This is a predicted structure of a 72-nucleotide RNA (transfer RNA) from a Candidatus Nealsoniibacteriota bacterium. The coordinates come from a structure-prediction model, not an experiment, and the mean pLDDT is 80. The source organism's lineage runs through Bacteria, Bacteria candidate phyla and Candidatus Nealsoniibacteriota. Rfam family: tRNA. The family's RNA type in Rfam is transfer RNA. Rfam links the family to the GO term triplet codon-amino acid adaptor activity. About the family: Transfer RNA (tRNA) molecules are approximately 80 nucleotides in length.
RNA sequence: GCCAACGUAGCUCAACAGCAGAGCAGCGCAUUUGUAAUGCGCAGGCUGUCGGUGCAAGUCCGACCGUUGGCU
Repeated sequence: GCCAACGUAGCUCAACAGCAGAGCAGCGCAUUUGUAAUGCGCAGGCUGUCGGUGCAAGUCCGACCGUUGGCU
């Protein structure tokens, strides 16, 4: 330099174009003599950035940024 995949919660990952979710972590309550475990609940996201298409975009298209891999 060229090609491909990926980018969503603190972490690991879901989500036919139609209300953004789960597990773990965090916080509160219950349970326990106490801790852990367990149960219930709460909070946490402008879905990498900027545009485009469309009634509607995490999802489709383009550019850019970043990460990873391949080729040279």